[in-house]
Order: sequence, then C1' cells, then structure tokens
RNA sequence: GGUGCCAAGGGCAAACCGUUCGUGAGGGCGGGACGCAAAGCCACGGUCCUCCCACAAGAGGAAGCCGGGCUGCCACCA
Repeated sequence: GGUGCCAAGGGCAAACCGUUCGUGAGGGCGGGACGCAAAGCCACGGUCCUCCCACAAGAGGAAGCCGGGCUGCCACCA
C1' cells in the first nucleotide's frame, strides 16, 4: 500500500418498545438486533426531511442515502 475468503478477541446497533428533550424533522438514555470492516468522527458537495414560509431569504435535522475529508483494530497478501 492492497484485500476482507479464513481465524481470534471484540466493537457498533435498524425496526420496534419504554423514558426523556424538542413546535417539528429528530436527539439522549435503557431494552432490543435487521444489519455493518469504518454502521468511528466531520454537514464540505449532492440529496432527503423539519420549522418558518412565498418556490425567495433564514433557522435546524439526517454520517445506517451517494461522494469527499480525517482517524483506526485484527487477519491475509505484497
């Protein structure tokens, strides 16, 4: 640097449920596992969503939609 077929130790946690915060999208915590080799982090580009509203402007949300940036465990290959 490349790959994620094999192994080990593990990690994260969709839907849904409870609780809580928020006008809302949605977030936190607990339960729960559909999945994930970056499902770790960043709203930078695209996209979607919410509030306001007028199709503008403004304020927010989604990183488990795609691209990009930063960081990183194990194994294998070079």
c-di-GMP-I-GGC riboswitch aptamer from a Solirubrobacteraceae bacterium, 78 nucleotides, folded computationally. Lineage of the source: Bacteria > Actinomycetota > Thermoleophilia > Solirubrobacterales > Solirubrobacteraceae. The model forms 95% of the base pairs in the Rfam consensus. Its mean pLDDT, the model's own confidence on a scale to 100, is 85. It was read from a public genome assembly, where an Rfam model found it.